[in-house]
RNA sequence: GCCUCAGUGGCUCAGCCUGGUAGAGCACGUCCUUGGUAAGGACGGGGUCGCGAGUUCAAAUCUCGUCUGAGGCU
Numbered sequence: 001g002c003c004u005c006a007g008u009g010g011c012u013c014a015g016c017c018u019g020g021u022a023g024a025g026c027a028c029g030u031c032c033u034u035g036g037u038a039a040g041g042a043c044g045g046g047g048u049c050g051c052g053a054g055u056u057c058a059a060a061u062c063u064c065g066u067c068u069g070a071g072g073c074u
Stems, first nucleotide, its partner, number of pairs: 001073007010026004020057001028044005050066005
């Protein structure tokens, strides 16, 4: 220098191919249950999807650029 993959709540990840209200588990808060914990149950808060631009009525998703990380080639 080139190629591939990854970046989404605090953490681990799905969703992207096929554009149409951003989700799951764990964690956190409140409540129920208990004599009190743990376990269990119900409800709730928290994200402008790495960043910038483009296409579109509409972009996490498509296109371009860029940053970071992992792997590979030379």